[in-house]
RNA sequence: GCAAUAGCUGGCUAGGGUUCCGGUUGGUUCAGAAGCGUAAAUGAACUAACGCCUGGUCCGAGAGCCAGCGACCUUUUUCAAGGUUACACGGCGGGAUAAAAGCCCGGGAGGU
Numbered sequence: 001g002c003a004a005u006a007g008c009u010g011g012c013u014a015g016g017g018u019u020c021c022g023g024u025u026g027g028u029u030c031a032g033a034a035g036c037g038u039a040a041a042u043g044a045a046c047u048a049a050c051g052c053c054u055g056g057u058c059c060g061a062g063a064g065c066c067a068g069c070g071a072c073c074u075u076u077u078u079c080a081a082g083g084u085u086a087c088a089c090g091g092c093g094g095g096a097u098a099a100a101a102g103c104c105c106g107g108g109a110g111g112u
Base pairs, nucleotide, nucleotide: 007069008068009067010066011065012064015059016058020056021055022053023050024049025048026047027046028045029044030043031042070085071084072083073082074081075080087107089110093105094104095103
């Protein structure tokens, strides 16, 4: 200086927004409302806005956690058993999804 390997999957979390659920506020209608008219809190349905709404659903880490598989090494007649899987500071900007993010571009650019 060059080449190869240093892996894959699942679960969870940090984190994330707002498609759906729920919530809050407003509006409309019905009930509340009893002979007729009028009338409150409240409840239901529909509708609009709000994530500077705790949440459920959802997304979710190379540099977070756990597990399984795989790979490599050692021992064993065999079955199997054990060990290793290191290190890791990181923009701006862009992309997807409903939308955003520690997701993807990306162990990138850059830095040591």

Record summary: The prediction has a mean pLDDT of 83. Predicted 3D model of a 112-nucleotide RNA (Guanidine-I riboswitch aptamer) from a Gammaproteobacteria bacterium. Of the family's consensus pairs, 100% are formed in the model. It was read from a public genome assembly, where an Rfam model found it. The source organism's lineage runs through Bacteria, Pseudomonadati, Pseudomonadota and Gammaproteobacteria.